[in-house]
Context: one part of a larger RNA
Parts: sequence; C1' cells; structure tokens
RNA sequence: UGACGGGGGCCCGCACAAGCGGUGGAGUAUGUGGUUUAAUUCGAUGCAACGCGAAGAACCUUACCUGGGUUUGACAUCCCCGGAACCUGGCCGAAAGGUUGGGGUGCCAUCGCAAGAUGGAGCCGGGAGACAGGUGCUGCAUGGCUGUCGUCAGCUCGUGCCGUGAGGUGUUCGGUUAAGUCCGGCAACGAGCGCAACCCCUAUCGUCAGUUGGCAUCAUUAAGUUGGCAACUCUGACGAGACUGCCGGUGACAAACCGGAGGAAGGUGGGGACGACGUCAAGUCCUCAUGGCCCUUAUAUCCAGGGCUACACACGUACUACAAUGGCCGUGACAGAGGGACGCGAAGCCGUGAGGUGAAGCAAAUCCCAUAAACAUGGCCUCAGUUCGGAUUGGAGUCUGCAACUCGACUCCAUGAAGCUGGAAUCGCUAGUAAUCGCGGAUCAGCAUGCCGCGGUGAAUACGUUCCCGGGCCUUGUACA
Repeated sequence: UGACGGGGGCCCGCACAAGCGGUGGAGUAUGUGGUUUAAUUCGAUGCAACGCGAAGAACCUUACCUGGGUUUGACAUCCCCGGAACCUGGCCGAAAGGUUGGGGUGCCAUCGCAAGAUGGAGCCGGGAGACAGGUGCUGCAUGGCUGUCGUCAGCUCGUGCCGUGAGGUGUUCGGUUAAGUCCGGCAACGAGCGCAACCCCUAUCGUCAGUUGGCAUCAUUAAGUUGGCAACUCUGACGAGACUGCCGGUGACAAACCGGAGGAAGGUGGGGACGACGUCAAGUCCUCAUGGCCCUUAUAUCCAGGGCUACACACGUACUACAAUGGCCGUGACAGAGGGACGCGAAGCCGUGAGGUGAAGCAAAUCCCAUAAACAUGGCCUCAGUUCGGAUUGGAGUCUGCAACUCGACUCCAUGAAGCUGGAAUCGCUAGUAAUCGCGGAUCAGCAUGCCGCGGUGAAUACGUUCCCGGGCCUUGUACA
C1' cells in the first nucleotide's frame, strides 16, 4: 500500500422486510449429468454452464459410427499432354464411382482463295511435383469478440509539498447528490478516463405536407363507396417545451432539500443505446484470424445407411393443469407491431376438420397473411377425478419434402393416465410494473411450450434498515501478500 475480520461508523441495491405470482409435488417439452451404445460428434460447469453455441439434427446440416470408394485430391496457384465447352444413351453399383457408345466443333489472333492449320482466353479430361486439406491438439503461446463484478462510482496523471524509502497528499474533512454530483474548507493547484449531457424511442403542442391514410359539414352509397373537404385522426420532417426557470420554507449569505404555482410532462418525466482502470491464466483455436505441435493412400476427401432423437435414474429451465374469479356452446366488440414475388394469396366452391380447388389483388398507409384473445351477452354444467385435466394408445387422414421406418407437424373419431395447489428449500417483480390475454417476426421446404418483439386487461405492498446477500467511502486490528 492492499487484502481480510462472526471490528467500528456512514450509505446504497427487489438485499431483507411489506406484498403479488411462481419453482420444488403431477404430465409433457427442452437442456444437462449419468448410464447405455458401433456412434450416441464437440464445446459451455457456482453466481457468470444446463430452452447455452443451435435464429430450426428426417437426407443435407454433421464435425460421430459402420460399410463402400478416391489419393495433386471436394477447394487455390504454377507446368506438360489431349480435347471445344456441352448435350445424351447402355452396362455394373446402395450411391459415390467405374466402364463403354452417340451427337457436337463456338470466342479472339495469325496464315490461307478455300478446305483447314497454328497459337491464345475460358472450360473439361489425363500426368508429374511443388503443394492443397485438417471442426486434429494447445483459449495456460495469441488477435478479435464476449461474459462478470457493475451503469457499481470509481481509476489515475502533471507540477508542487511531505517522507531516507515503499509511498502519501490531491481523492481526506463538513454538508449534499442517482453520481469523485455540486458547494464550502484544506499544501495543494490543475488535468484525464469514467458520472452527467450530446444520440434514438415515447408523452404535449405548433408549422409544413394530404395519398394509398382521415371524414365534421354538403351530396351519394350496401360500404369513406364516390364527388368533395384539408377541419379532425393519422403519417413524418422541422421546430417549441422542463431549466430547480418562478413563489414560500429549511440550510452556512452555499450546494442542495421540502412544499406550492403554472404545465401534457417536475426536479434524471419513462424507456433504450452507451460499460472507466482493472478482476476471474473467466469463455471461445468448432465463426473468423493466428504462433507452435501433430496427420499426409490419412487425423484429408466422396458416398450410402445409421447416430446426435438411446433410458433404471438425478438436476436445471419452461409449457399445461389440478377447476365454478371455472369449463363448454351460441351471439357481439375493441389492438399494436410486423412479414410478403422461387412470395403473401382474397371472394366463391368442396371437405366435420387439417386442407383442397380456385384464381382476383398486391413489390404493398392501396392487396394479402388477418376472425385478435382475454372481454361483453344468452344458455348448459353444480363440486364430481367431473362437461375439470389432457398424457397415453388404437384407427382414419392432411401437408411439406427425392424420402416422414428409425425420427416431422397438423386434423378427425375413439381412448381418457397422473394430477384435488405441492416437504425441506427456493425464484421473479416497485407501475402501465407483476399477473393475465392473444398477435407478429427471425431461423425455416416442413417443424417453436424456445427466442426476439407487439399491443389488450391491469393490481397489491414498501413501517423500516436490526438481520441474510452483494457493493461504495472512512476508520481500526492483523503472525496474510
């Protein structure tokens, strides 16, 4: 100087408390451990691994296994030889591939009357070797990127001063703040990286603009449908607005705090992006890049099939429930944000349905996906393992795709399991939040209970900081560095 203390003081955080809803019990989905296996590819492992890499494992992906092949190679550059490229058939084969036929002569340049010849570019085949190739090892050789403490308020420097020195001071102290935020004081005076602000979204208003969007008045219609209108909504560009600016009180005449006015919004309005010096030899050599090492008829490469989907078990994360604040049936209403051309696909018709048919419209404020659902209203059910719950299984189908056996999703009929609110323990959340309800998107041929977004309905509680956890500042002890 740090680190640590079941030392002290001060202060924060859904840290506790106060509340609301969960997890832990059930079934299923998914990840992991373990076990099994020819293989169940690899990585991630307290917080900070475990719906994680994976924003899509039937083939492909694919890195694994079994078997069948290739060896200058699936891919790059260079040399030589042959051939136009290319199209197409037979045989063997699971395919990869092997083998054997047919058609076929382009482009540029030179020579040539022409036929054609020679050379070149590109492409194909063969050959020799330099080389290719490696998701092989080392994240403890690395770059880059990322997680974490933590959006915590800290981390430092120059000069000066103090100390033999390590170092200290500044950065401590009194107030204050979300903040090393600001004020005051002070052997310090300044400065940098952080904080804040500048950026984006959102909440109010104005100006400009008025189609594909809008509709108060007039006409018109089944319908903002059309004429029209430019008010309103909305869209999207520019501006205004909030600054403790104003008033009162407290305070040290300060910073600031408390209350109030006005205001759509008030003291950081709400949300996002943004992550200091560093820590964990944290993670990643399987995104990529890269040193070293290793393989080179194989640890490379092609193909078929299988596996990554196994299953006595254990754990994590979710979904669906156990019902009456509910379930089922009928009727009625209201979003936002997105996506669409190898695409979204309307109306109509067929089918109980998944879906089929059909083809209008739409490169989209125009058309489509697209009926939002919870909700309201009428009816049934009456506390039951049930009209709760939907696992499982049988049958029949639909769709995608070369192909749904291993191993897809969905539909219909039948079946109707566990489950009656969950031990010890444990998680999230402070407001348009939790809870609850549906909708969209990426990936994607197909496949979502995951992920990323969107809106609808919409709470309870916070006395307080003694205690648990994590963190900041000062101080103290130490046989630790």
Small-subunit ribosomal RNA, 3' major domain from a metagenome, 481 nucleotides, folded computationally. The full RNA is in RNAcentral, with records from SILVA. Model confidence (mean pLDDT): 85 of 100.